This is a predicted structure of a 346-nucleotide part of an RNA (small-subunit ribosomal RNA, central domain) from a Geobacteraceae bacterium.

[in-house]
Context: one part of a larger RNA
RNA sequence: UUGGGUUUAAAGGGUACGUAGGCGGAAAAUUAAGUCAGUAGUGAAAUCCCGCAGCUUAACUGUGGAACUGUUAUUGAUACUGGUUUUCUUGAAUUUAGUUGAGGUAGGCGGAAUGUGUAAUGUAGCGGUGAAAUGCUUAGAUAUUACACAGAACACCGAUUGCGAAGGCAGCUUACUAAGCUAUGAUUGACGCUGAGGUACGAAAGCGUGGGGAGCGAACAGGAUUAGAUACCCUGGUAGUCCACGCUGUAAACGAUGAUCACUCGUUGUUGGCAAUACAUCGUCAGCGACUGAGCGAAAGCAUUAAGUGAUCCACCUGGGGAGUACGCUCGCAAGAGUGAAACUC
Numbered sequence: 001u002u003g004g005g006u007u008u009a010a011a012g013g014g015u016a017c018g019u020a021g022g023c024g025g026a027a028a029a030u031u032a033a034g035u036c037a038g039u040a041g042u043g044a045a046a047u048c049c050c051g052c053a054g055c056u057u058a059a060c061u062g063u064g065g066a067a068c069u070g071u072u073a074u075u076g077a078u079a080c081u082g083g084u085u086u087u088c089u090u091g092a093a094u095u096u097a098g099u100u101g102a103g104g105u106a107g108g109c110g111g112a113a114u115g116u117g118u119a120a121u122g123u124a125g126c127g128g129u130g131a132a133a134u135g136c137u138u139a140g141a142u143a144u145u146a147c148a149c150a151g152a153a154c155a156c157c158g159a160u161u162g163c164g165a166a167g168g169c170a171g172c173u174u175a176c177u178a179a180g181c182u183a184u185g186a187u188u189g190a191c192g193c194u195g196a197g198g199u200a201c202g203a204a205a206g207c208g209u210g211g212g213g214a215g216c217g218a219a220c221a222g223g224a225u226u227a228g229a230u231a232c233c234c235u236g237g238u239a240g241u242c243c244a245c246g247c248u249g250u251a252a253a254c255g256a257u258g259a260u261c262a263c264u265c266g267u268u269g270u271u272g273g274c275a276a277u278a279c280a281u282c283g284u285c286a287g288c289g290a291c292u293g294a295g296c297g298a299a300a301g302c303a304u305u306a307a308g309u310g311a312u313c314c315a316c317c318u319g320g321g322g323a324g325u326a327c328g329c330u331c332g333c334a335a336g337a338g339u340g341a342a343a344c345u346c
Base pairs, nucleotide, nucleotide: 004317005316006315007300008299012314014201015200016199017198021194022193023192025088026087027086028085029084030083031082033081034080035077036076037075038074039073040072041071042070049065050064051063052062053061054060091191092188093187094186096183097182098181099180100179103177104176105175106174107173108172109171110154114150115149116148117147118146119145120144121143125136126135162169163168206247207246208245209244210243211242215241216240220236221235222234223233258313259312260311261310262309263308266291267290268289269288270287271286272285273284274283276281295302296301319346320345321344328339329338330337331336
C1' cells in the first nucleotide's frame, strides 16, 4: 500500500459555518469527453508462454508461432457517467397563519440568607470536635430586637422536563434578537450533502489592565491527630471566585458512539403542535425516555434517537515502553498549545 477497523480492546476532530475537492432527484432532446466494438499503424531484439529441432540427456542454443494486457488515427454504438438545452416537483429553501422554550445580548427591579456597622435589652461564656485546642469575649462577646450598608447566588415550582451546534442556559420584568415545530400547499425550481486547508464559537483553571470583594477559599499561619502528618479534622486567611475589556484554546469538551440520506417487528411513558370523533378515547408530525424482538456484537450490550441493512463525504488507528517526549516550525505576555519522530528496549 491493499485489506480490516474506530461505545468499552489502538482509533470520531470539542462544536459549527464554509473554500477547493468528492458525491448528487425525475423527464425529454442533443453531443460523443469517459465507456464499448471494428479496422489500420506502431508496440526493437532478447526475456516469458507454446510447437518443432541441435549438442548422448538436461541446463543451454536455434527456429516458427502466440503474446507484448499499451498507444495513435479512423469508422461506428449510445444503456450508464460527463457537457449543453428545455421541462418537472417529491429533495432544499421561501411566503402566509399559528405555536414553544432556563436559546442569546443589554438594562431595570425583588425577597430570603450571610457578613459588617450603629443603637437597645442582657450577662458569662461563645465557637468548634471523635475528644480537644488554637480563635472570639467583662474595652460586654454569643443570644434577641430595630435600622443601615455590601457583595454574591437565586429556595419552593423542578421533572429520565425544556432550549441551544457544542461549550452551556434557571428569581421577576422590559427592549432588541436568533432558532425550532405544526398547518396550508401559495412561490422558486435541484438552488442539495459532505467538507482538506480556513474562519468563528469554545467549561474550569490561568494571564494582562482597571474595578469590586459578602460568603467560600489553592498558597500560607496556627491548633489537633500521628511513630511521623509538608494530609484528612478545626481556627484564621492571600490569590482566585464577581464585573468590564483583551488573551489563552484546553477537559473523562462523554452518548468515551462524525455529518447527511433511505429502509427495517412491537409495547409503554412524556414534551410541543395539528386533526378527528365526541367526553375520554384514537390518529398524525417533530422531540425526550424506558422495555423487548429480528439482525448485529468477543461479550457487556445496541436495537426506528442502531452499535441492524445500504449509500456519499470527512477525521482517525496499525504491539507495549521510550513519548504526546526531543528537535524544528507556527501561535502565545507567560503558563503553555498545535504539529510530532528516532535510537534503544520488551
Its mean pLDDT, the model's own confidence on a scale to 100, is 86. It matches the Rfam family "Bacterial small subunit ribosomal RNA".